[in-house]
RNA sequence: UAAGUAGAACAAAUGAUCGCGGCUGCUAAGCCGAAAGGCUGCAGGUGAGGAAAGUCCGGGCUUCACAGGGCAGGAUGCCGGAUAACGUCCGGUGGAGGCGACUCCGAGGAAAGUGCAACAGAAAUGUACCGCCGGCGGAAACGCCGGUAAGGGUGGAAGGGCAGUGUAAGAGACUACCGCCUUCCUGGUAACAGGGAGGGCAUAUGUAAACCCCAUCCGAAGCAAGACCGAGCAGAAGCAGUGACGUGGCCCGCCAGCUUCAGGUAGGUCGCUUGAGGCGGCUGGUGACAGCCGCCGUAGAUAGAUGGCCAUUCACGACAGAACCCGGCUUAUAGUCCGGCUUGCCGU
Repeated sequence: UAAGUAGAACAAAUGAUCGCGGCUGCUAAGCCGAAAGGCUGCAGGUGAGGAAAGUCCGGGCUUCACAGGGCAGGAUGCCGGAUAACGUCCGGUGGAGGCGACUCCGAGGAAAGUGCAACAGAAAUGUACCGCCGGCGGAAACGCCGGUAAGGGUGGAAGGGCAGUGUAAGAGACUACCGCCUUCCUGGUAACAGGGAGGGCAUAUGUAAACCCCAUCCGAAGCAAGACCGAGCAGAAGCAGUGACGUGGCCCGCCAGCUUCAGGUAGGUCGCUUGAGGCGGCUGGUGACAGCCGCCGUAGAUAGAUGGCCAUUCACGACAGAACCCGGCUUAUAGUCCGGCUUGCCGU
């Protein structure tokens, strides 16, 4: 320097002004209220994201349910670790791709059973179409019977591969190597790797994001969860005295009134943002991460604020807008910047 690979950060900037939502103050701002406080005003300070998104996983929290076990259903699926937990992450193993850095893998079981496999092909699980070999017939062409998966052809896939021995031709029929299966040893926590011995291969192609089998895990619903306070109307109980009606009077009934109670509608308060928090340093660990110390305070609405306009500058601005919170995954995204690594070329 070119091409590549993988990771981290930022997401136009500054100022003025008019608004909007929280918060704080107003001890010499106003109004309401007995007060608590409320409304308005003024001042100060603050106010979206890396994905706030999809709602696909996991957890906190809340209410309900719950002796234990099973069935059904769902999820996950190499091994070890991290974590509150995970289908996430980290480190390995095995496989695939790349010269490499590195990337990708839904990676248990097809020797329990069932299903499916178009077309082609003789045959798709036990099959002889061509070819090869043998026998018989025939003058021959050829026909019939038998053997044969070494060769050809079909197919994604043809029954371990390949070489030799062998044979009429062939064939794990036999032998070596590779593969597979069984078993043992060594290393490793393990996945697995390496090696030895045995079995001539029986188990016989693929498919389990087809049913299924095996192992592990899973109670349900979600902040409109839920907790507390609580008018008014209606309800229940009580009431010395009062008013109307039944009734001319009393009791009583009933209506009104008052008090109390339960329920919990309207409404209000909480839940609500200090949390598995962020940043920096040190320590442990290959790492995910953990521990300790220091510093920071960073939206919290409820019909739902975060906007408009002006000025200056630039690289002229993408995807996009919180609604209980957090860890992930996935998807969208103009650009800017920072180091790491790989391969090539050039120079010293």
Molecule: Bacterial RNase P class A